[in-house]
RNA sequence: GCGUUUUCCGAGGGGUGCUCUUGAUUGAGCUGAGAUGGCGCUAUGCCGGACCCUUUGAACCUGAUCCGGGUCAUGCCGGCGAAGGGACGGAUUGCGAUAGCUUU
Numbered sequence: 001g002c003g004u005u006u007u008c009c010g011a012g013g014g015g016u017g018c019u020c021u022u023g024a025u026u027g028a029g030c031u032g033a034g035a036u037g038g039c040g041c042u043a044u045g046c047c048g049g050a051c052c053c054u055u056u057g058a059a060c061c062u063g064a065u066c067c068g069g070g071u072c073a074u075g076c077c078g079g080c081g082a083a084g085g086g087a088c089g090g091a092u093u094g095c096g097a098u099a100g101c102u103u104u
Base pairs, nucleotide, nucleotide: 002096003095004094007091008090009089010088011054012053013052014051017030018029019028020027036048037047038046039045060085061084062083066079067078068077069076
């Protein structure tokens, strides 16, 4: 230096929907890992928390006001999808094999 593996530290990316009700996310319900708090003025915003994901990348976005099924309704389920994008560094433990150098 290579492959694999254990643990830790810091950093970064992302989404936040649908139905009923209410003056009002006011209250209740559905799916899910996650649909949350505040500031605000309604925003796809900003700052947090939780959750998930970080190239072995379906976390998440585009296609999409898409197609089929199902539901009170909704990316609810499947297709699309061997599609196109998409966010990392450091330290550390064990194991394995190999190359170079030096010594005997």
Description
Predicted 3D model of a 104-nucleotide RNA (TPP riboswitch aptamer (THI element)) from Polycladidibacter hongkongensis. Its Rfam family is "TPP riboswitch aptamer (THI element)". On this family, see Miranda-Rios et al., Proc Natl Acad Sci U S A 2001: "A conserved RNA structure (thi box) is involved in regulation of thiamin biosynthetic gene expression in bacteria". About the family: Vitamin B(1) in its active form thiamin pyrophosphate (TPP) is an essential coenzyme that is synthesised by coupling of pyrimidine and thiazole moieties in bacteria. Gene Ontology term of the family: thiamine pyrophosphate binding. The organism belongs to Polycladidibacter, within Bacteria.